RNA sequence: GAGUUCGGCAUGCCGAGCCGCCGGCGCCCGCGCCGGCGGACGGGGGAACCAUGGGGCGCGCGAUGUGCGUCCGGGGCGAAUCGGCCGGUGCUCCGGCCUUAGCGGGAUGGGAUGUACACCCCGCGAGCCCGUCAGCUAACCCCGUAGGCGACCGAGAAAGGAAGC
Numbered sequence: 001g002a003g004u005u006c007g008g009c010a011u012g013c014c015g016a017g018c019c020g021c022c023g024g025c026g027c028c029c030g031c032g033c034c035g036g037c038g039g040a041c042g043g044g045g046g047a048a049c050c051a052u053g054g055g056g057c058g059c060g061c062g063a064u065g066u067g068c069g070u071c072c073g074g075g076g077c078g079a080a081u082c083g084g085c086c087g088g089u090g091c092u093c094c095g096g097c098c099u100u101a102g103c104g105g106g107a108u109g110g111g112a113u114g115u116a117c118a119c120c121c122c123g124c125g126a127g128c129c130c131g132u133c134a135g136c137u138a139a140c141c142c143c144g145u146a147g148g149c150g151a152c153c154g155a156g157a158a159a160g161g162a163a164g165c
Base pairs, nucleotide, nucleotide: 005155006154007153008152011150012149013148014147018039019038020037021036022035023034024033025032026031040145041144042143043142044141045140050135054072055071056070057069058068059067060066061065073133074130075129076128077127083098084097085096086095087094088093102124103123104122105121106120108118109117
């Protein structure tokens, strides 16, 4: 100096993932945990009206529309989608790389401000769930309040004794 781990810290970020009250327990007496209630934020289901009746491949025809055969269920949370190339080769699979719709952070700027705009820089562009079922959707019903990453500080101090020089 770097990395890992642990502790501290009213230090920042992604995300809906926060606040208050009551009761109980623990205890380092300032907090923590559990259970309820309320608020706030977020998500799903659910009428009328409206919307919708798929796509790929192959063949045929009265020819650009239609018929037949065959293959593919559909949906939700989330920014996380649509593609291209290479390899294993395995086709509807797996892995890697490059973009991309879209998303987050930072700095600068203007004309006073801004969560808006412009340019630039740094990143993400995953994963999970339902289970043949859900378009929109008032009333109504149900569910969540997690998790993760970074900065900074610290991870020892002091006293005594013995031996040797």
c-di-AMP riboswitch aptamer (ydaO/yuaA leader) from a Thermoleophilaceae bacterium, 165 nucleotides, folded computationally.